Context: one part of a larger RNA
RNA sequence: GGCGCACGGAGGAUGCCUAGGCACUAGGAGUCGAAGAAGGACGCGACAAACGGCGAAACGCCUCGGGGAGCUGUAAGUAAGCAAAGAGCCGGGGAUAUCCGAAUGGGGAAACCCGCUAGUGGUCAUACGCUAGCACCGUAUGGUGAAUCAAUAGCCAUAGAGGAGACAGACCCAGGGAACUGAAACAUCUAAGUACCUGGAGGAAAAGAAAGAAACAUCGAUUCCCCAAGUAGCGGCGAGCGAACAGGGAGGAGCCCAAACCGGAGUAAUCCGGGGUAGAAGGACCUUCAGAAAUGACUGAACAUGAUAGCCGAAUGGUCUGGGAAGGCCAACCGGAGGGGGUGAGAGUCCCGUAGGUGAAAUUGUGUGAAGCAGGGAAGGGAUCCUGAGUACGGCGGGACACGAGAAAUCCCGUCGGAAGCAACGAGGACCAUCUCGUAAGGCUAAAUACUACCUAGUGACCGAUAGUGAACCAGUACCGUGAGGGAAAGGUGAAAAGAACCCCGGAAGGGGAGUGAAAGAGAACCUGAAACCGUGUGCCUACAACUAGUCAGAGCCCGUUAAAGGGUGAUGGCGUGCCUUUUGUAGAAUGAACCGGCGAGUUACGAUAUCGUGCAAGGUUAAGUUGAAGAGACGGAGCCGAAGCGAAAGCGAGUCUGAAUAGGGCGAGGAGUACGAUGUUGUAGACCCGAAACCGUGUGAGCUAGCCAUGAGCAGGCUGAAGGUCAGGUAACACUGACUGGAGGGCCGAACCAGGGCACGUUGAAAAGUGCUUGGAUGACUUGUGGCUAGGGGUGAAAUUCCAAUCGAACACGGAUAUAGCUGGUUCUCUCCGAAAUAGCUUUAGGGCUAGCCUCGAUAAGAGUCUACUGGAGGUAGAGCACUGAAUGGGUGAUGGCCCCACCUCGGGGUACUGAUCUCAAUCAAACUCCGAAUGCCAGAUAGAUAUGAUCGGGAGUCAGACUGUGGGUGAUAAGGUCCAUGGUCAAAAGGGAAAGAGCCCAGACCGCCAGCUAAGGCCCCCAAGUGUCCGUUAAGUGGAAAAGGAUGUGGAGAUGCACAGACAACUAGGAGGUUGGCUUAGAAGCAGCCAUCCUUUAAAGAGUGCGUAAUAGCUCACUAGUCGAGUGACUCUGCGCCGAAAAUGUACCGGGGCUAAACGGACCGCCGAAGCUGCGGAUUGACACGAAGUGUCAGUGGUAGGAGAGCGUUCUAACAGCGGAGAAGCAGUACCGGAAGGAGCUGUGGAGCGGUUAGAAGUGAGAAUGCCGGUGUGAGUAGCGAAAGAUAGGUGAGAAUCCUAUCCAUCGAAAGCCUAAGGUUUCCAGGGGAAGGCUCGUCCGCCCUGGGUAAGUCGGGACCUAAGGUGAGGCCGAAAGGCGUAGCCGAUGGACAACAGGUAGAGAUUCCUGUACCACUUAAUAAACUGAAGGAGUGACGGAGAAGGCUAAGUUGAGCGUGUGAAUGGAUUCACGUGUAAGCAGUGAGGUGGUCAUGUAGGCAAAUCCGCAUGGCGAAACAUUGAGCUGUGAUGCCGAAAGCCCGAAAGGGUGAAGUCAGCUGAUGUCACGCUUCCAAGAAAAGCUUCUAGGGAUAAUUUAUUAGGUGCCCGUACCGAUAACCGACACAGGUAGGCGAGGAGAGAAUCCUAAGAUGAGC
Repeated sequence: GGCGCACGGAGGAUGCCUAGGCACUAGGAGUCGAAGAAGGACGCGACAAACGGCGAAACGCCUCGGGGAGCUGUAAGUAAGCAAAGAGCCGGGGAUAUCCGAAUGGGGAAACCCGCUAGUGGUCAUACGCUAGCACCGUAUGGUGAAUCAAUAGCCAUAGAGGAGACAGACCCAGGGAACUGAAACAUCUAAGUACCUGGAGGAAAAGAAAGAAACAUCGAUUCCCCAAGUAGCGGCGAGCGAACAGGGAGGAGCCCAAACCGGAGUAAUCCGGGGUAGAAGGACCUUCAGAAAUGACUGAACAUGAUAGCCGAAUGGUCUGGGAAGGCCAACCGGAGGGGGUGAGAGUCCCGUAGGUGAAAUUGUGUGAAGCAGGGAAGGGAUCCUGAGUACGGCGGGACACGAGAAAUCCCGUCGGAAGCAACGAGGACCAUCUCGUAAGGCUAAAUACUACCUAGUGACCGAUAGUGAACCAGUACCGUGAGGGAAAGGUGAAAAGAACCCCGGAAGGGGAGUGAAAGAGAACCUGAAACCGUGUGCCUACAACUAGUCAGAGCCCGUUAAAGGGUGAUGGCGUGCCUUUUGUAGAAUGAACCGGCGAGUUACGAUAUCGUGCAAGGUUAAGUUGAAGAGACGGAGCCGAAGCGAAAGCGAGUCUGAAUAGGGCGAGGAGUACGAUGUUGUAGACCCGAAACCGUGUGAGCUAGCCAUGAGCAGGCUGAAGGUCAGGUAACACUGACUGGAGGGCCGAACCAGGGCACGUUGAAAAGUGCUUGGAUGACUUGUGGCUAGGGGUGAAAUUCCAAUCGAACACGGAUAUAGCUGGUUCUCUCCGAAAUAGCUUUAGGGCUAGCCUCGAUAAGAGUCUACUGGAGGUAGAGCACUGAAUGGGUGAUGGCCCCACCUCGGGGUACUGAUCUCAAUCAAACUCCGAAUGCCAGAUAGAUAUGAUCGGGAGUCAGACUGUGGGUGAUAAGGUCCAUGGUCAAAAGGGAAAGAGCCCAGACCGCCAGCUAAGGCCCCCAAGUGUCCGUUAAGUGGAAAAGGAUGUGGAGAUGCACAGACAACUAGGAGGUUGGCUUAGAAGCAGCCAUCCUUUAAAGAGUGCGUAAUAGCUCACUAGUCGAGUGACUCUGCGCCGAAAAUGUACCGGGGCUAAACGGACCGCCGAAGCUGCGGAUUGACACGAAGUGUCAGUGGUAGGAGAGCGUUCUAACAGCGGAGAAGCAGUACCGGAAGGAGCUGUGGAGCGGUUAGAAGUGAGAAUGCCGGUGUGAGUAGCGAAAGAUAGGUGAGAAUCCUAUCCAUCGAAAGCCUAAGGUUUCCAGGGGAAGGCUCGUCCGCCCUGGGUAAGUCGGGACCUAAGGUGAGGCCGAAAGGCGUAGCCGAUGGACAACAGGUAGAGAUUCCUGUACCACUUAAUAAACUGAAGGAGUGACGGAGAAGGCUAAGUUGAGCGUGUGAAUGGAUUCACGUGUAAGCAGUGAGGUGGUCAUGUAGGCAAAUCCGCAUGGCGAAACAUUGAGCUGUGAUGCCGAAAGCCCGAAAGGGUGAAGUCAGCUGAUGUCACGCUUCCAAGAAAAGCUUCUAGGGAUAAUUUAUUAGGUGCCCGUACCGAUAACCGACACAGGUAGGCGAGGAGAGAAUCCUAAGAUGAGC
């Protein structure tokens, strides 16, 4: 370390439970609100954070009832109280009810700020309070009152239970109105008048009392249900859409005006009252009669009955077990009560209750309804009058009707036309006639119907904590997002807290004892307590071994069982490449899964169809509804299906249609349906589940970013030197030149700031875009703060499709919505029977579909089918052939044509190595040639044999990607593991044996078992079962055990042919000569560079020469000949087996290996092995057959994907029956038992209260995979990392110290890493205590936790002042609605206006407290003086950029003086070190800056003006006015003020406390001051202030000045303000506006080093 066992941890499945949900039923109720709602904010308790309750009268007040003993909520505890004088509690009525919210006095960033009027408290008075009222619109009444006489608009006042707003995510009506989708595309159409937006209302709404529906008969408002009916119809006549009448039911209800006429008022239009309201017309009018009943939807006495609290309410004991009795046993009782819940386990008789009775001071519902009120009669006549007008209707354009413009009636809208009027008009599906029905152009109207936020009572074959609501629990919470919006997790001790006193270990946490309890293995992380995962102990095994890890065999060791072929382990051997999906095909290196647990996918409704079952049957059956427990049942016959068909129809009818027909033919007729249930399939619905990218609607976003608007801010320092100017020169005058001045510029260099070109790093980062170095711009088209504007079919864009909140070729959120997905993935228990396809046709079709083919199940008749043999057929392939059609080689013949010659006159002749038809000879080729022509196949048939299929009808499928191999072909290259056909096979869907290993090859088709036998392919030396078998050959190459052209005297066999005893072949000896050096060529060429010729002679033989060789000769050879030798030898053809040709990448590696000379190859023979084949034995099961049933027997079967059919197992719940359970249910753990499987028992332990069985029924019914969902737990791994950076030592504290505190030294920043402050944060601030978690380590520490504390203002900031952009907006204008715009006004700072300084002080506050010294406004009083004075006029306020110079100050620095101090052994001192400071206010002064002043006139400034403006004149460049930093004095005999001095103290700390002057230098970016100069781009508004009158006033009411006294509101104020308090998920190297910003060096705010100050970076 492995397996097993035992015991634990972790975790939270399972079981049980339910406090919460879900779905319904019955009844009620169906609103609340200016009398201030819904919903909130903030408060109220003795202690009080949250929830609930309540509202400053605040865990409650008053009153009326109920009730009767305790009470002060959840919620314990302590304290303090209340209650029989009746509390708490329950119910009715009342009071109070802060602030926000329609929000309503004005404003506003909801819960805040600021008012006015009247009354009132308070003060001398102001201040500051309390109470009430004060919005807008509409209506009514009254008043007032323009242009414009009257009138009206307008304005003002008064009045009311007027309106507004909320909701119940429901129902209803109306105004607008999509898209995805379906149509397999799409446009009409569909989805759908749906979603959504908007307006309005009610408890219901809407509709509604016929200008109706019908059809020759009638009905008699509307609404809803059943049916008619998926009918009639509409419809790219596609997809789809889809009535009405009649019939059956629920319910039931009818009325009122206008007009004619009469009366009154009015000049009149007209108004009021009476009258009158209809369609077989009615009314007015005229005549006649009646005089009450019936009616009502209005008010409602009284009565009845309910609602909102309650009350009464029967009946049991013993015993046993047990912690506990309600259980068991034994005896009783009640019952109009045996519903339910509780009580220490199952309770009729213990408790609460239940059945049944009974009850209300108060409020209130319903019913009946006295009375009131309203309304209300009939008949006749037919002269006149009335009976709804820009209407009906028509044209055009639309919409609604089931009806898409259609023949299109009917209804509605827009627009243009435009009637009749009862002798009339409308309708009856164009239109006309006839007939019938009705009376439009005015209005009201219950019930039956729809829905459920809410209340009460109840029900469930609904859920039971991953379920059921998102939410059983303090959930629309935590958390995420700018926002709209999104949105969790989380239940259980026990009967009772009896919640563990006390002891021990420990800093604690935690644990061990003790105790409680039935149990603590129920201990609060608490019932049960599975698995992954992590451990401890132990039995067996394990260190030469190569391993999808199992399975079969098996020794040894250990144990001892549900007692039997026992369990654990497993040395060794044999065989053996996971699962799923998708595929022709996967171990596949193709997909998916880390592991475990839970959840997770063919359902339901209504139709259709088939099968099965049940009932009834020529019939069957009800629907709505009524009744009834929400049931069953009963009633209900409307309707449906069937019983008759045929025809286009009229129609006829067992027939009918066609037809002239009686013919023929077509379709029918010869009796089975129907209702319900179950199952299969299908249609419409999301329709098996998950999954888009998208489309549309309505909203939310410009806090990021783009642009714009308003108002503010920023840019060290240096350089250059434009225009202009001045002076000089110069010119007739200009021009021009020089010097100086000047200070321009999308100028130059370069920090801050902005940007982001390059390189590197970083890339699970420090950072979801940065860092380091470098770089670009840096007075401008610059950068930036604050507030605003523009919005998705859009905005914005110096333009990149860029940006619009880490998202952009169309944002985000929610909804339509379960869009659609011919696509991918997934789809959960078992067994049995059968079992495919990957083809054809069609297809905007090719990875989809339909029909056929092939599968399955049922029914039917029946033996049709298939194979073999035989017989008879048709055919044109293989082959073959060349007769046809073509192709094609050679020869012969040779027409025609060409060329040459002769001849030339028209005739001709000759030649030809040119061309070459026809014919002919020989030899060929063909898928689209055939004079021929098989085999096989195909068709038909009688018979025989074998086999058991085949057909028809109906239900259900799947399949339409195929693969390789043999054969025949096309294509390709007679390439492909290519591709396309045909025909077999196998795989697919097939395991087994062989081929080393292998889907498709060979053998062979696995129902199960056996330690039986025989074989197939293939094998028999070892691995490895079986022959080192027999006989005959071959091979020598390890050929076997990879390959071609080509090559070779490898070797075996066969054949034919040369030479050879007259002596071959080979070897040896000898010869190999002469003409001649042949000729030519050549420098030379003599056999042998080359060219030509290649003869003759001698000979046994010898080439004008086969090679070598030379400069050329020479020389050596060969051919050829003789001799020696003595028997075969040479070349060739066919063939078996071998050889060479033969080079690749990790390692032999081209037999599976060892190895083999057979153990290779060929032939012959005999044995054996070898499979899941065959046989034997046993068993299971299917079909057929036989036997009366059960069952038995016989025969034949039982591989299997898609798929069809059948039979079962298990889970949850229901019913009935009989049961089990504290003497121990479920669940969990273990187990060697049973069954063919899914599965089922028994026993033991745990557990502690429920549970199973049988038979039926109903389903949220079975999990391993969906990159599934949720939770838990691993591995990686003690690995990466611990986020810029310097610490060391000592002491202290403490249980514990690298990390906390203190000290010393060292180090870092210092235009910051110091100090102040805006935004933002919101207590982080301070003190004491703590250490679980947070802190990337530690921790005694903290920005952490607990407790307590802390923020003090007339002057600071904001409000009580003003206005900008912009917002809002009385009236107003516009718009389907919502709403948009906008005047006055109001709001709105980033701007304007505006009064306090210095010092001190606590642990934490200070311009706020304190000390000192001031100022502002108001008020009172006194004194003095004076008219005052707009909401109007005028001035001022009031404004840009750049540049330059000057004054001054801050600040710094130097020197002196003064003060203090120290060290050296001591003294001294010129040395050394440190310090040498002070505000506002008030008074004076003041560098300067700016402005002219006076008088008169005046038609402008919306009226007026003495003001302003304008005009004229006088005076004057000074005075005056105004402004102004600073300086001086005072403020200040104050405050401050050093230490290494001294004193106290353990320390922290406290006390004491001097000098406090002068001069120089530098000198601001501060200030005078946007003052000056200059430039062009020409640079807010209002309040305030000053002044002027209008007006007011004639009094000191009022105003001004001084002094004295008094008053002075609301909000903010802590702390951080950043390398830890902000924005970035973090204690994050990023980002974030403004102010101060010292010294040395330096131009400088660069850079380096330092001061003050801060810090040492959380391993």
A computed fold for a 1659-nucleotide part of an RNA from a mouse gut metagenome, annotated as large-subunit ribosomal RNA, half A. The RNAcentral record of the full RNA draws on SILVA. It matches the Rfam family "Bacterial large subunit ribosomal RNA". Model confidence (mean pLDDT): 86 of 100.